[in-house]
RNA sequence: GGGGUGAGGCGGACGGCCGCAAUGAACUGGUUUUCAUUGAGGAAAGUCCGGACUCCGAAGGGCGCCGUAGCAGGUAACGCCUGUCCGCCGCAAGGCGAGGAUUAGAGCAACAGAGACGAGCCGAUUCAGUUCGGGUGAAACGGGCAAUCUCUACGGGGAGUAACACCAAGUAAGCAGUCUUUGACCCGGCCCGGUGAGACUGCGGGUAGGUGGCUGGAGGCUUUGCGCGAGCAAAGUCCGAGAUGAAUGGUCGUCACUGCGGCUUUUCGAAAGGAGAGCCGCGGCACAGAAUCCGGCUUAUAGCUUCAGCCCGACG
Numbered sequence: 001g002g003g004g005u006g007a008g009g010c011g012g013a014c015g016g017c018c019g020c021a022a023u024g025a026a027c028u029g030g031u032u033u034u035c036a037u038u039g040a041g042g043a044a045a046g047u048c049c050g051g052a053c054u055c056c057g058a059a060g061g062g063c064g065c066c067g068u069a070g071c072a073g074g075u076a077a078c079g080c081c082u083g084u085c086c087g088c089c090g091c092a093a094g095g096c097g098a099g100g101a102u103u104a105g106a107g108c109a110a111c112a113g114a115g116a117c118g119a120g121c122c123g124a125u126u127c128a129g130u131u132c133g134g135g136u137g138a139a140a141c142g143g144g145c146a147a148u149c150u151c152u153a154c155g156g157g158g159a160g161u162a163a164c165a166c167c168a169a170g171u172a173a174g175c176a177g178u179c180u181u182u183g184a185c186c187c188g189g190c191c192c193g194g195u196g197a198g199a200c201u202g203c204g205g206g207u208a209g210g211u212g213g214c215u216g217g218a219g220g221c222u223u224u225g226c227g228c229g230a231g232c233a234a235a236g237u238c239c240g241a242g243a244u245g246a247a248u249g250g251u252c253g254u255c256a257c258u259g260c261g262g263c264u265u266u267u268c269g270a271a272a273g274g275a276g277a278g279c280c281g282c283g284g285c286a287c288a289g290a291a292u293c294c295g296g297c298u299u300a301u302a303g304c305u306u307c308a309g310c311c312c313g314a315c316g
Base pairs, nucleotide, nucleotide: 001312002311003310005308006307007306008305009304010303012255013254014253015252016251017250018249020039021038022037023036024035025034026033041287045298046297048296049295050294051293052292053160054159055158056157060192061191062190063189065156066155067154068153069152070084071083072082073081074080085099086097087096088095089094100151101150105149106148107145108144121134122133123132124131164212165211166210167209174203175202176201177200178199179198186194219238220237221236222235223234224233225232226231257284258283259282260281261280262279263278264277265276266275267274268273
């Protein structure tokens, strides 16, 4: 100097003018008053896992169905993360994992070959595929695949914030049927068990408004200690959107970053040319947008940057 690998950070900034939402204060009743503070993400995406929370629910058992799979840890939990064993890929740093079971039973496999689970070509031998050898093929009195079904061990109620709870208003306590104490409805599938009184369908009418849920948390940051590590503990400190047809924006200017072209200058070099700084012109500025919240995984991502380690080359 170049090329890989692993772990992070940023992913625009400032100012003026105008415009929004929430909270607070003042004013006084005006969201058509003023001021202050705050206001999309590392993935907010996918809806793939696990939960918190809510309801069904006296929620119990069995089957079915689904998921996981070396060992030991972490975590609220997980199909996640860490360490380690083994296997595969890579020169290596590292990456991936489909990692229990083939004497419980099924099933599948291109070409060649007579034949790929019981079949059997050629030669010799024998009463006899009885014995020995040969050819095809990775493999023929044997193997492979369980990320095929299956078996083993362990785990799993269901639905979801439009869950739900409350308030207000209003109509027609409407009409017609079906089932039901001989037990209906009650969990998406079945069976058993249990509770115990309404449940459901069609037509017709009214309302469709408001509040909560809704953001103080399995929370963030810093330091110290323990641990190989994921993490754990303690102390201190901070409060970072809560919209509801859906706010978080528009515009102007300057700067930052970056591509191309040109100019000036410094330095290395014999030169060609390389490196740095400054200026000018024309462009660009990724993926993308909260909707209950959190922990993961997966996918997308212009570019800048930090640290560690591997390989190659050159110089000293």
The RNA shown here (Bacterial RNase P class A) has 316 nucleotides and comes from Candidatus Duodenibacillus intestinavium. NCBI's taxonomy places the organism under Bacteria, Pseudomonadati, Pseudomonadota, Sutterellaceae, Duodenibacillus. The prediction has a mean pLDDT of 77. It matches the Rfam family "Bacterial RNase P class A". Rfam links the family to the GO terms dimeric ribonuclease P complex, tRNA processing and ribonuclease P activity. The family's RNA type in Rfam is ribozyme. It is recorded under the gene name rnpB.